The prediction has a mean pLDDT of 83. Large-subunit ribosomal RNA, domain IV from an Anaerolineales bacterium, 335 nucleotides, folded computationally.
Context: one part of a larger RNA
């Protein structure tokens, strides 16, 4: 000097970050807020050893005694034990060791228990619930070259297949022009084939060429469909300025409704205002010029839950002011 520990005056987060450490911790009783689907071991507090009263009220009920034969009854009640009371006594300390929750407030995300990355356990996945769609049974769908198998020894109220969303509460706006899907069948387009004919051959046939016309699905076309893929503008205008109730216009169908909003989304940005601090790029509450929120790639809330993420406070501490001493193990030196 390093590692693992122990103790520490005064202060108590001043530390890069409460990372680490410290603190909390048991039992009985008292007591317990907002919010609420409930919080709750909330928070907070009191007591705890030993001896005596062969104390009080219970639980269990051995041996013995009596009756005398019933897989009995009665009596006596020792021992052990739960709760309660009175008196005394020792220490700084009685859950005397070990083991054994720190707590509160607030915001975000995800409802929850669960699952996953052998180093990232999460806000990711799943989930119950919601909704759309497919499937009439030799089902759809999946595996297999096939036979065949699963689905299912099921049958549309199918615990079947696929997609999206993700408890619950309040809700889920406008656009079908494009793409997709579904339906339609009048017309247009459209392949092989059919269709006149030629050569050769007795013929069957072989071969060449092929006009009009005919000729399916598909596409064009017509309609529907958004919890289908997706989309949801710009400009001008009021007698200070600013703003725009207002106006017409445009591409292409419609111009973003409710709610939320510098947000896990805000570039400019440490936006501006308020709160908290002596001082706050974080945090909370607002504002709204939303670079580039927005309604099942769901929107906004929400009790409970979380080894989740951010902020604040109490408690506590060698994290620090600022380091010291001690124990053990190394390093190092000698043999």
């Nucleotide at each position: 000097c390093u590692c693992u520990c122990g103790u520490u005056a005064a202060g108590g987060a001043a530390c890069u970050a409460g990372c680490a450490a410290a603190a909390u911790a048991g039992a009985u009783c008292c007591g317990u807020a907002a919010c609420u689907u409930a919080g709750a071991g909330a928070a907070g507090g009191a007591u705890c050893g030993c001896c005596c009263c062969u104390g009080g009220c219970g639980g269990u009920g051995a041996a013995g005694u009596u009756u005398g034969u019933a897989c009995a009854a009665a009596u006596c009640g020792a021992g052990c034990u739960g709760c309660c009371g009175g008196g005394g006594u020792c220490g700084c300390a009685g859950a005397g060791a070990a083991a054994u929750g720190g707590c509160u407030c607030u915001a975000c995300c995800g409802a929850c228990u669960g699952u996953u990355u052998a180093a990232c356990a999460a806000a990711a996945c799943a989930c119950a619930g919601g909704u759309c769609u497919c499937u009439g049974c030799c089902a759809a769908c999946u595996c297999g070259c096939a036979a065949g198998a699963g689905g299912a020894a099921a049958u549309a109220u199918a615990u079947a297949g696929g997609g999206c969303u993700g408890a619950c509460g309040c809700c889920u706006g406008c656009c079908c022009a494009g793409u997709g899907c579904c339906g339609g069948a009048a017309g247009g387009u459209u392949a092989a084939g059919g269709g006149a004919g030629g050569g050769u051959g007795c013929a069957a046939g072989c071969u060449c060429u092929g006009a009009a016309c005919u000729g399916a699905a598909g596409c064009c076309c017509c309609g529907g469909u958004g919890a289908a893929c997706g989309g949801c503008a710009g400009c001008g205008u009021a007698a200070c300025u600013a703003u725009a109730a207002c106006g017409g216009u445009c591409c292409u169908a419609a111009g973003g409704u409710a709610g939320c909003g510098a947000a896990a989304u805000u570039c400019c940005u440490u936006g501006u205002c308020g709160g908290g601090u002596a001082a706050g790029u974080u945090c909370c509450g607002a504002c709204c010029c939303g670079c580039a929120c927005g309604a099942a790639a769901g929107g906004c809330g929400u009790a409970a839950c979380g080894a989740g993420u951010g902020g604040a406070g109490c408690a506590c501490u060698g994290u620090c002011u600022c380091a010291a001493c001690g124990a053990g193990a190394g390093a190092c030196c000698c043999g």